[in-house]
């Protein structure tokens, strides 16, 4: 330098103008007019999984359905996240994985094959003159998968029938918290699927902020008074004036709370390999609307790309002579740098918080790996 691979950061800056939405706040007080002050995201998304909070349910145990599945840690919690094992891909960094049982049970394997759970098709070998008896499972063929695998004894042919390694399978020992590794000895070994049912072992009541509490027009139902005058003209007396008024209930329309300061964030010390905890150590942060604001636009600067000139550097081609690491000329690459056009993604809070997962212009930063050169 190239090519890989994994983590983090951030998703333009300052100002004009015009606007929105919330708070507070002057002036107006028939409803405006002003000032000032806050105002999305890394994924606010998908709504996939898990809390928190609210209500209804709820005695304890089981079944049922649903989820989850390798060890150990973290956490309120998780189906996540460290760490670590084993397989599987890569030369490595790394990256994938439903990764518990197939000697409980039931079942399932298209096509091809003689057979896919219980079998010999070709075909070999003994016996026979032949039908036909009997051995085999070494060679061939199918398949995705065919009864350990490979050599060697051995045998009529073979065959874990015997042996050596290796691969699986039990049982000791060590190592290791565990998954597991590692050595040994054993009889040689009837295969696979559980993102089939199932069996183990573990979580798991329902609905959700449109929860769910208040407050409470209009209408409605209830009761009580009232032309022997209720009520209203602020009160008492007069006077006027004339048909409804008051209570309670439900709680609809419409307020209001729930509602955003927190399982916060940042920095530092400690602990820990880390995920992540712990500090009476430190500084710091205020969208909270309720059909839903947080936008538009212009300037200038910054970045990307993309043409054009201009300088420099390397390379390839022709030329010229003064044959020099020489000067010209063209082509292409690289870099500076001016001018001019073009670009700026994905995306959008509606209870709040932990993850997943998915989008995403153009960028920045570091940590490994491999490969070549060069010192």
């Nucleotide at each position: 330098c190239g090519a890989g691979u994994c983590u983090g950061c951030a998703g333009g800056g300052c100002g004009g103008u015009c606007g929105c939405u919330g708070g507070c706040u002057u002036c107006a007080c028939g409803g405006g007019a002003g000032g000032c002050u806050a105002g999305a995201g890394g994924a606010a998304a998908g709504u996939c999984c898990g809390g928190a909070c609210u209500c209804c349910g709820c005695a304890g145990g089981g079944u049922a359905c649903g989820g989850c599945g390798c060890c150990g840690g973290c956490u309120a919690a998780c189906g996540g996240c460290c760490g670590g094992g084993c397989g599987c891909a890569g030369c490595g960094a790394u990256g994938c994985g439903a990764c518990g049982g197939a000697a409980a049970g039931u079942g399932c394997a298209a096509c091809a094959g003689a057979a896919a759970g219980a079998u010999a098709c070709a075909g070999c070998c003994c016996g026979g003159c032949a039908a036909c008896g009997g051995g085999c499972g070494a060679u061939g063929g199918u398949g995705a998968a065919a009864u350990g695998g490979c050599g060697a004894g051995g045998u009529a042919a073979g065959a874990g029938c015997u042996c050596a390694c290796c691969a699986g399978c039990g049982c000791c020992g060590c190592a290791g918290a565990g998954a597991u590794g590692c050595g040994g000895c054993g009889g040689c070994u009837c295969g696979g699927c559980a993102a089939a049912c199932c069996c183990c072992a573990c979580c798991g009541g329902g609905a959700g902020c449109a929860a769910c509490g208040c407050c409470a027009a209009a209408u409605u139902g209830c009761g009580c008074a009232g032309a022997u005058g209720a009520g209203g003209c602020g009160u008492c007396c007069c006077g006027c004036u004339g048909a409804u008024g008051c209570g309670c209930a439900g709680g609809u329309a419409g307020g209001c709370g729930g509602c955003u300061a927190g399982a916060g964030c940042c920095c530092u010390g400690c602990a820990g390999c880390a995920a992540u905890g712990c500090a009476u150590g430190g500084g710091u942060c205020g969208a909270g609307a309720g059909a839903g604001a947080u936008g538009a636009u212009c300037g200038c600067c910054a970045c990307g790309c993309g043409a054009u000139g201009u300088g420099g550097g390397a390379g390839c081609a022709g030329g010229c002579c003064u044959u020099g690491c020489g000067c010209c000329u063209g082509c292409c690459c690289u870099u500076a740098u001016a001018u001019c056009g073009c670009g700026g993604a994905c995306a959008g809070a509606a209870u709040c918080c932990g993850g997943c997962u998915u989008a995403c212009a153009g960028g920045c930063a570091g940590g490994c790996u491999c490969g070549a050169a060069c010192a």

Bacterial RNase P class A from an uncultured bacterium, 375 nucleotides, folded computationally.